Two RNAs folded together computationally: RNase P RNA and transfer RNA, 430 nucleotides in total.
RNA sequence: CGAGCCCGCCGGGUGACCGCGGCGCCCCCGUGGCGUCGAGGAAAGUCCGGACUCCGAAGGGCAGGGUGCUGGCUAACGGCCAGGCGGAGCGAUCCGACGGAAAGUGCAACAGAGAGCAAACCGCCGAUGGUGCCUCGGCACACAGGCAAGGGUGAAACGGUGAGGUAAGAGCUCACCAGCGUCCCGGGUGACCGGGCGGCUCGGCAAACCCCACCCGGAGCAAGGCCAGACAGGGACGCCGGUGGCCCGCCGACCAAGUCCCGGGUAGGCCGCACCGAGGCCUGCGGUGACGCAGGCCCCAGAUGGAUGGUCACCGCCCGCAAGGGCACAGAAUCCGGCUUACAGGCGGACUCGCACU
RNA sequence: UCGGGGGUGGUGUAAUCGGCAACACGGCAGAUUCUGGUUCUGUAAUUGAGGGUUCAAUUCCUUCCCCCCGAG
Numbered sequence: 001c002g003a004g005c006c007c008g009c010c011g012g013g014u015g016a017c018c019g020c021g022g023c024g025c026c027c028c029c030g031u032g033g034c035g036u037c038g039a040g041g042a043a044a045g046u047c048c049g050g051a052c053u054c055c056g057a058a059g060g061g062c063a064g065g066g067u068g069c070u071g072g073c074u075a076a077c078g079g080c081c082a083g084g085c086g087g088a089g090c091g092a093u094c095c096g097a098c099g100g101a102a103a104g105u106g107c108a109a110c111a112g113a114g115a116g117c118a119a120a121c122c123g124c125c126g127a128u129g130g131u132g133c134c135u136c137g138g139c140a141c142a143c144a145g146g147c148a149a150g151g152g153u154g155a156a157a158c159g160g161u162g163a164g165g166u167a168a169g170a171g172c173u174c175a176c177c178a179g180c181g182u183c184c185c186g187g188g189u190g191a192c193c194g195g196g197c198g199g200c201u202c203g204g205c206a207a208a209c210c211c212c213a214c215c216c217g218g219a220g221c222a223a224g225g226c227c228a229g230a231c232a233g234g235g236a237c238g239c240c241g242g243u244g245g246c247c248c249g250c251c252g253a254c255c256a257a258g259u260c261c262c263g264g265g266u267a268g269g270c271c272g273c274a275c276c277g278a279g280g281c282c283u284g285c286g287g288u289g290a291c292g293c294a295g296g297c298c299c300c301a302g303a304u305g306g307a308u309g310g311u312c313a314c315c316g317c318c319c320g321c322a323a324g325g326g327c328a329c330a331g332a333a334u335c336c337g338g339c340u341u342a343c344a345g346g347c348g349g350a351c352u353c354g355c356a357c358u
Numbered sequence: 359u360c361g362g363g364g365g366u367g368g369u370g371u372a373a374u375c376g377g378c379a380a381c382a383c384g385g386c387a388g389a390u391u392c393u394g395g396u397u398c399u400g401u402a403a404u405u406g407a408g409g410g411u412u413c414a415a416u417u418c419c420u421u422c423c424c425c426c427c428g429a430g
Stems, first nucleotide, its partner, number of pairs: 001354004006349005012315007020038007027030001040329001044340002047338005052220004064216005069083005084098001085096004099211002104209002106205002121151002123147003128144002130141004159177006178201001180198002183196005224271004233262005241255003279298008316327004359429007368383004377413001385401005406422005
């Protein structure tokens, strides 16, 4: 210099004027004044997890759902960190729903001779038995039969290469490699790794049912509570029974000032709700890291048809010859931790490969 | 804030415990006819988009987009 890879951050700036919402203060109490705060990294999708609230919600079971290598972090998680194994890349690095197929059931179209405990289509042999010929040594036939080495089919055909062996072959035997094991030794918390031994070749799919381990009670701020107003009541249930926001059972609670069902009425206000949090920033310490602990500082949107906007000037960037135009994606709705998706452009840091120079 | 169902040629619909994507109407071209219609013959289609599992995906899993229905 070029190419690449990972992490973090910003995402128009400043000023003036006008306007909008919340909160606080002031007065002459109004259509007032002053001060202060006012969108995001995703506020989005609503895909996970929690806080909070109600349901009786403390325990057990069935059904159902979810997660799925190991260890850790966390309030929790399907998230994050570190590691193992497998795969891709020269590499930095990236990707992986990555438990179990010797518990059982099941699936595999077409092609092919044969497709899950196994098969002779082409092919090879025909040692042995049979038939024929014969120079009695053998030769021929391919009838019985043997063979999974070669061809061919397929996504997949029951290990691979080489040597020996044989009639031809075959883990039949041997060497190396791959794979398997309820085995042994060593290392590691563990996933797993290294070495040895053993017999032997025992396929794939569980994002098919299933098995195993762990987790999950249901509903959601239109939760839920209070006030005001409106309306029309009716029915069921009475303790050896009944009722409850999935069902069953145990337990407990309640039962007319109760519970449930049907019908009628309302579409207003306040709280929840935005002052205190799994809160933000800085520093130090522990940890490889996610993260934790301690100290200091700060208070940081909040509505209910829903505020966060507009104009001008200068600067920055982009488009355009210029005049001029534009400023990525997008906008809170109970709150928080993640994931996923969208995103013009820019800044900083770590690392890898190639080339050149010193 | 929750729950459920769906997206297949231009249009309306089939195909589902994974195995050759199909039917009707319509479009286009040709034949028949003096011309048009009818009729006959032929023809075109990425299963909403991306990724994954599998030998194989409309079907199973996952992310995104869109539509419909329901509850308070």
It holds a member of the Rfam family "Bacterial RNase P class A". It is annotated as a ribozyme. Model confidence (mean pLDDT): 77 of 100.